[in-house]
Context: one part of a larger RNA
């Protein structure tokens, strides 16, 4: 001395639920495994230290002494862990009384707009572009003014607003149905926090059946441009996008920052309560709890920057890293209808 680390150099599992395991408030008695002490066994020789002696010295080596232990037995001792037992209430949870909201689920429902159909006015262009050009159009188009259809998506409100564990939720109304906040301190009385394997959910794309299909559009076609254009532009278009069931299981799934706990100057914003004051009744004001921004102290930090929503000071407990490449591979397992997906290697070489 007894690894460092993990926003951005490598490096927080997408998220979440939860058995084992690890760790766990505040008190009071018991017991004595842990733990602390004293004896007492033994801890071979050789080694290690130290005193000394032999080889001209050392290295080597002869004698003495000492350290040396997750050892036994045995008395003790109870602070701290622990087990047994009894109390408590702050943590957790519950009850009550309110709030606020694109949490999810189904069901019906609305208006604007596009395309598309049918009619009615009209008559030679339209449309698109940097300019055209394909392309629609006298078999009546563009535009317009009436009616019908039929799908996908909600303008404005709307906001570093809201809600959800994330993924993500945004027209309206019903039903079903989760979570969180506040208040009050009525109950319960540590009932907790993490969590390997495991369970669930999990954006778009994609796979499998069956519907649907306006718009917009991978592929495809055509038209320009160009030296060429396999593109950007333009004119069409199919799968997909949309509903229902199943299925894949990954994203720069990001706050590139795991959860939960505790402490640690402050300043403006805003959300959703509560409590004072105030007021004809509100705002504004002061306090307090929850979320959710920006600036900044102190410290951190390789700078950049973070900074009570910490990357600051601790505490439990899981994941993960260990030079670059070869490698989000390869062989195997494991899972998938399939695409692939999870789990991960060397030889080599720099």
């Nucleotide at each position: 001395c007894u690894g460092g680390g993990c926003g951005u150099a490598a490096a927080g599992c997408g998220c979440a639920u939860g058995c084992a395991g690890g760790u766990g408030g505040u008190u009071c008695g018991g017991u004595a495994a842990g733990u602390u002490g004293g004896a007492u066994g033994u801890g071979a020789a050789a080694g290690c230290u130290c005193c000394u002696g032999g080889c001209u010295c050392a290295a080597c080596u002869g004698g003495g002494a000492g350290a040396g232990g997750u050892c036994g037995u045995u008395c003790a001792a109870u602070a701290c862990u622990a087990c047994c037992g009894g109390a408590c209430u702050u943590g957790a949870g519950a009850g009550c009384a309110g709030u606020a909201g694109a949490g999810g689920a189904a069901a019906g429902u609305g208006g604007a707009a596009u395309u598309c159909c049918c009619g009615g006015u009209g008559u030679a262009g339209u449309g698109g572009u940097g300019a055209a050009a394909u392309g629609c159009g006298u078999a009546g188009a563009u535009a317009u003014c009436g009616g019908g259809a039929g799908g996908a998506a909600c303008a404005c409100c709307a906001g570093u607003g809201g809600c959800g564990a994330a993924a993500g939720c945004g027209g309206c109304u019903u039903u079903c149905u989760g979570g969180a906040c506040u208040g009050u301190u009525u109950c319960u009385g540590a009932c907790a926090c993490u969590c390997a394997u495991a369970u669930g959910c999990g954006a778009a794309a994609g796979c499998u059946a069956g519907g649907g299909u306006a718009g917009c559009a991978a592929a495809c076609g055509g038209g320009a441009u160009u030296a060429g254009a396999g593109a950007c532009c333009c004119c069409g278009g199919u799968a997909g996008u949309c509903c229902u069931a199943g299925c894949u299981g990954u994203a720069a799934a990001c706050g590139a920052u795991g959860u939960g706990a505790a402490c640690u100057u402050g300043g403006c914003g805003u959300c959703g309560g509560c409590g004072g004051g105030u007021u004809c009744a509100a705002a504004g004001c002061c306090g307090u709890c929850g979320g959710u921004g920006c600036c900044g102290u102190a410290g951190c930090c390789a700078a950049c920057g973070c900074g009570a929503u910490a990357a600051g000071u601790u505490c439990a407990c899981c994941g993960c890293c260990u030079g670059g490449g070869g490698a989000c591979u390869a062989c195997g397992g494991c899972c998938g209808c399939a695409a692939g997906g999870u789990u991960a290697a060397a030889a080599c070489u720099c």